[in-house]
RNA sequence: ACUCGUCUGAGCGAGGUAAAAUUAGCUCAUUAGGCUCAGAGCGUCAGCCUGUAGAAAAUUGCAGGCUGGGUUGAG
Numbered sequence: 001a002c003u004c005g006u007c008u009g010a011g012c013g014a015g016g017u018a019a020a021a022u023u024a025g026c027u028c029a030u031u032a033g034g035c036u037c038a039g040a041g042c043g044u045c046a047g048c049c050u051g052u053a054g055a056a057a058a059u060u061g062c063a064g065g066c067u068g069g070g071u072u073g074a075g
Stems, first nucleotide, its partner, number of pairs: 002015004006040006026075004034042001044069010
């Protein structure tokens, strides 16, 4: 150099050809919230709605949509 830690830029760290990390990303606590900062809003969380399976109904499973949030604190 390259790949990875959601994406872009910067940093921090890991790996050695494949994509992971219970372990690294300063320490401790906290959170569903992913290493940090800015932006995003991918995952994720809350509310509501639609379809579907079953059902008398409620509840529930699966899939999708809309709105909102975007871990926090101390050293």